This is a predicted structure of a 1435-nucleotide RNA (small-subunit ribosomal RNA) from a metagenome. It matches the Rfam family "Bacterial small subunit ribosomal RNA". The RNAcentral record of the sequence draws on SILVA.

[in-house]
RNA sequence: UCCAGUUGAUCCUGCUGGAGGAUACUGCUUUUGGAGUUCGAUUUAGACAUGCAAGUUAGAUAGCAAUAUCAGCGAACGGCUCAGUAACACGUGGACAACAUACCCUAAGGACGGGCAUAACCUCUGGGAAACUGAGGGUAAUUCCCGAUAGGUUACAGAUACUGGAAUGUGCUGUAACCCAAAUCAUUUAUGGCCUUAGGAUUGGUCUGCGCCAGAUUAGCCUGUUGGUGGGGUAACGGCCCACCAAAGCUAUAAUCUGUACGGGCGAUGGGAGUCGUAGCCCGGAGAGGGGGACUGAGACAAGGCCCCCAGCCCUACGGGGUGCAGCAGUUACGAAACCUUUACAAUGCACGAAAGUGUGAUAAGGGAACUCCAAGUGAUUAUGCGCGAGCAUGAUCUUUUGCCAAGUGUAAACAGCUUGGAGAAUAAGGGCUGGGCAAGACCCGUGCCAGCCGCCGCGGUAAUACGGGCAGCCCUAGUGGUAUCCGCGAAUAUUGGGCUUAAAGCGUCCGUAGCUGGUUUGGUAAGUCUUCUGUGAAAGCUCAUGGCUUAACUGUGGGAAAUGCGGGAGAUACUGCCAGACUUGGAGGCGGGAGAGGUCAGGGGUACUCAUAGAGUAGCGGUAGAAUGCUGUAAUCCUAUGGGGACCACCGGUAGCGAAGGCGCCUGACUAGAACGCACUCGACAGUGAGGGACGAAAGCUAGGGGAGCGACAGGGAUUAGAUACCCCUUUAGUCCUAGCCGUAAAGGAUGCAGACUAGGUGUUACAUUACUCUAGUAGUCAUGUGGUGCCGAAGGGAAACCAUUAAGUCUGCCGCCUGGGGAGUACGGCCGCAAGACUGAAACUUAAAGGAAUUGGCGGGGGAGCACUACAAGCGGUGGAGGCUGUGGUUUAAUUGGAUACAACGCCGGACAUCUCACCAUGGAAGACGGCAAUGUGAUGGUCAGUCUAAAGGGCUUACCUGAUGAGCCGAGAGGUGGUGCAUGGCCAUCGUCAGCUCGUGCUGUGAAGUGUCCUCUUAAGUGAGGUAACGAGCGAGACCCACACCCUUAGUUACUAAGUGUAUCAUUACGAUGCACAGGACUCUAAGGGGACUGCCAGAGAUAAUCUGGAGGAAGGGGUGGGCGGCGGUAGGUCAGUAUGCCCCGAAUUUCAUGGGCUACACGCGGCCUACAUUGGUAGGCACAACGGGAUGCAACUCCGAAAGGGGAAGCUAAUCUCUUAAAACCUACCCAAGUUUGGAUUGAGGGUUGAAACUCACCCUCAUGAAAAUGGAAUCGCUAGUAAUCGCGGGUCACUAUCCCGCGGUGAAUGUGUCCCUGCUCCUUGCACACACCGCCUGUCAAGCCAUCCAAGUGGGGUUUAGGUGAGGCCUGGUCCUUUGGUCUGGGUCGAGCCUAGACUUCGUGAGGCGGGCUAAGUCAUAACAAGGUA
Repeated sequence: UCCAGUUGAUCCUGCUGGAGGAUACUGCUUUUGGAGUUCGAUUUAGACAUGCAAGUUAGAUAGCAAUAUCAGCGAACGGCUCAGUAACACGUGGACAACAUACCCUAAGGACGGGCAUAACCUCUGGGAAACUGAGGGUAAUUCCCGAUAGGUUACAGAUACUGGAAUGUGCUGUAACCCAAAUCAUUUAUGGCCUUAGGAUUGGUCUGCGCCAGAUUAGCCUGUUGGUGGGGUAACGGCCCACCAAAGCUAUAAUCUGUACGGGCGAUGGGAGUCGUAGCCCGGAGAGGGGGACUGAGACAAGGCCCCCAGCCCUACGGGGUGCAGCAGUUACGAAACCUUUACAAUGCACGAAAGUGUGAUAAGGGAACUCCAAGUGAUUAUGCGCGAGCAUGAUCUUUUGCCAAGUGUAAACAGCUUGGAGAAUAAGGGCUGGGCAAGACCCGUGCCAGCCGCCGCGGUAAUACGGGCAGCCCUAGUGGUAUCCGCGAAUAUUGGGCUUAAAGCGUCCGUAGCUGGUUUGGUAAGUCUUCUGUGAAAGCUCAUGGCUUAACUGUGGGAAAUGCGGGAGAUACUGCCAGACUUGGAGGCGGGAGAGGUCAGGGGUACUCAUAGAGUAGCGGUAGAAUGCUGUAAUCCUAUGGGGACCACCGGUAGCGAAGGCGCCUGACUAGAACGCACUCGACAGUGAGGGACGAAAGCUAGGGGAGCGACAGGGAUUAGAUACCCCUUUAGUCCUAGCCGUAAAGGAUGCAGACUAGGUGUUACAUUACUCUAGUAGUCAUGUGGUGCCGAAGGGAAACCAUUAAGUCUGCCGCCUGGGGAGUACGGCCGCAAGACUGAAACUUAAAGGAAUUGGCGGGGGAGCACUACAAGCGGUGGAGGCUGUGGUUUAAUUGGAUACAACGCCGGACAUCUCACCAUGGAAGACGGCAAUGUGAUGGUCAGUCUAAAGGGCUUACCUGAUGAGCCGAGAGGUGGUGCAUGGCCAUCGUCAGCUCGUGCUGUGAAGUGUCCUCUUAAGUGAGGUAACGAGCGAGACCCACACCCUUAGUUACUAAGUGUAUCAUUACGAUGCACAGGACUCUAAGGGGACUGCCAGAGAUAAUCUGGAGGAAGGGGUGGGCGGCGGUAGGUCAGUAUGCCCCGAAUUUCAUGGGCUACACGCGGCCUACAUUGGUAGGCACAACGGGAUGCAACUCCGAAAGGGGAAGCUAAUCUCUUAAAACCUACCCAAGUUUGGAUUGAGGGUUGAAACUCACCCUCAUGAAAAUGGAAUCGCUAGUAAUCGCGGGUCACUAUCCCGCGGUGAAUGUGUCCCUGCUCCUUGCACACACCGCCUGUCAAGCCAUCCAAGUGGGGUUUAGGUGAGGCCUGGUCCUUUGGUCUGGGUCGAGCCUAGACUUCGUGAGGCGGGCUAAGUCAUAACAAGGUA
């Protein structure tokens, strides 16, 4: 003093968790000492074996004594425990004029005369198992009894004094009655005792004010109860008890009942207020197995005394007895949980005693315990070596606390301790943690949503800083972690010190009782309040000083504080209270003229609707998105007229009015209530709020009786739909309406309680009053002012923000109500109200880390607005979808049919046209391990050569012969290699949104903040293109500019290109012009390829803000981006690619490497995509004939020539290419035929024969020729491309390539139609709006059902506990009478009274259990729907 957790991010609200301290238990670990008010309190006030814990004594008797008995004192203390108790139990302060007090102290006085017993003991060898007990004999006292003296009590009579706040007290005199002392002792020469009285001290008893837990889901309780009179009883007052009389007494300031609990000093924690605890120490109380009772005594209702009952246990001869550890040890049970059956009376204290002394589980000591606190240690120094360093290792030196050994001292005896000596670094470190919070790892290995961790958030699905181990580090340290609980943190129950519009929270509204609070002023009083003095508030505790243990803890002495309190005395009088008086501003009343859907009742009216009747009229009406059900020929709907009925009250009508709220709307009247305004009026604080209580209280609903037109839950039918118990339609019952009563709730909302005061304004509206003005002269209008109401905007201020803001959510005051995470749940149970429905009051178990508010940025919407696009539409042209084929893909098949790509953005894609190769797949057969180490090896490793054999082949194996002469895949590591895995580990490249116009930054400003502004608005653009406005001003990446090609011109250049004019020459032909080729030559033209120019809205007109810009025009080869390309912003799609290459990690490693042969990728019922060819006359066939461009070429292109019908073959010039060649372009055009037919369309399929490439053409290539001649006659739903040299159509070249193009990339030829628009469909961009979405609508999310688990609730019952009532029975005690006896007493027998316990019958309450049942909660991937969130598709 905070930190983590709700979100994409933010600010709040709010809880959960963490960090601190304390107590108990516990895991791991542990060297020593000291101190302490520590140690069966927590659970069982359960049960207890055994031993001990209360005795003692110059009184007496017996005895030698030990000892026993009588007698005295003590045993009521000490010690233990906390069950009960909510109470005068405790604390504190008082009172006793209502009391007692043994032992002790002081003072005064006294102790005279007699007497009877009894225990012990003895006998009956009594009785009895025992415990115990009977009879006879027998003795003493400080035992007991009688009398005297002193004394006391009561009554009566009298006199009079004292104390005191107050006589009922004390004292005096007389009389009477009654009661009634002593141990003439003991030992000894000095003491100790005895009796009476008075006083003191001490201790107790009683009364009393105040304080003293929770529950109202406990609201009424009490009959000796409350009081009185008179008695009894007690130490003493008293209903304490009794008789009689009265009927009281307590309670919302909480009685009674229930639950819990000994109270206080104190302890824990906290800054404090407080909260929680209170076993141990001290004070008080209570208890002694449960319950009751008395006796003795100064004192007890006593448990280490007695009696009785109950429950248990023990002994027994069954007749009867015994027993009480909540004393110290100890046992057992219970439990997470707690020690030795030790020593001593030496000290301190207590009992007895004259004393010595005795006794003492009080106490003092010791033992045990990681109980708490305190103190100390586990080494120090140095050399060398290592290390970056921290430090480590080795050696040497030093020290010896502690530990070990020994002697002394210590003690009641010991232990410990203390003193001294000896050896010896020796005897001594752990626990938790290391993702964040939270100090410490971006270390390794293992694991792979497994195992596990985690207080909370969260980790783990193959690269885990989070799991387990290792290493390293951090924290604390003889300890350190865990679990549970308490306080703090928490201003999170808020007195100090919180809130309630939307987060939880204002009662639906008003009236009003108690209570609380209360205007101005004067006087009194002194209750509250304040000051001061005083008594008390135990000690311990706390604190300061000082002393004692080596220090400290601990502790002695002295002082102080505190105890916040209570009692008493004196004073003050501002405030509050009380008493008395006065005042007018709060409040109430009076009067006045106005406003109003205020209320109740009565009367009247109006339109529409519907029904009936009549007339008129004819085929439909009605309804919907579209229909149907329905009505109608018995005449509907529609029209007219008349009549009946019930409900309602248009327009006016308005963020207008009235009312407490609910609510109130045609007109008139009666009755009635309230508010506002105005007044030189009256009273004089009469007020505010308001727990309980009462009244009112929408709609729906209920009861009874009416009424019933329209509408209309339910219901029926028709549609819609996968379904449609809905939305839509047609009918329609309750109800809606009235009267009387009930209900008492609503998002009863301003989600804002009532009252008062104060704190800038502006602008409407309404009511009243007043002033001024106007004219239509009124209940008029306008302006202004005041007061009241009602709206909007807004300053300060407030608020988490949205927002509120004189009508506060601002600043203050009074009173009431309510809230304390979400769910469970407004549920259960109980109570109360109600006819019922249900209302009010109102939990818990359990579960959960969030739920929620406001705002932000996105995304989305079957929201809105604006703009745009031939992968949008429209207007068009041509296709696809139908046929056959080619090709890719899915599927299927297969030994394999390798793999990838899968909406747009996969599918003639991986340039992927696969015969082998490719190749990754399948079948079969082979090969091969750098380097290190080890087996093996001169008894020959390895290699080579001839031959044979195995085999489809190859290599290799094997056999054999020979040669060589040292290695060494047989094994372990480790490699090469991998088209093995992971594109979700990556680089690079690419696709796509998208050539869409967007994406950002700096500074400033706004906001608590996320963020916003800029980037918005208007106009404009292809464009965030530009212009204007503007808390923004600028800038960047994109767009544009730029680059390339094409179109026009100019300049330069001229071979291999060009050839107009010119020259030469050759050939052909001539009637003639000439034609063709070649060579010169040329630089005109074309072309080539380098550099320039040109176009900029520059000019004109119009539109527009005079801007940007747009429309039209001129000129121009080209006009508004000239045309076409290249160029692809920030980012998204975990898009594609590990199979192009690269690459992390993982895997295989003699196989997932590598070689070979053959097969497969070419399969085929089928689905889909892209193309080719067609279906023909804008055509086909035959013949003729014209015009390109881009490109390629040395393992190549090949002219030309020969052969062949052709494919092709044989020769072969030229060409490293503006030179040679591929290279005849085709459509077009001309001529002819065909004539609507499956054809002279179409060419699939199949047969035969040839050719080419290649090692090889079967699976599985291409070409040629002949023959064959399938489907198909313009293609359903749907869908694609394209805006001009475009579509369509025609061919050509290149890529791949040994061969193979219907593919791809280019090229040129011919060459249209239609729009010049729009946002309807599909999408994109911007603005805005809603959102419960943020993995972002392929989102989120609800309920039933099904499954598992959990805790409540209900429940026929059933089993306990507690309290209580009535009756019965009743141990025993106490009081009292009588009889008898051997008389401090006993026996027998009456009466009265109290009465534990037990039994019976009920009542109340509580706990457990319970077949079955209802709902609830939780649980990755179940079913059915889709209710909510967007207008969520019916708000």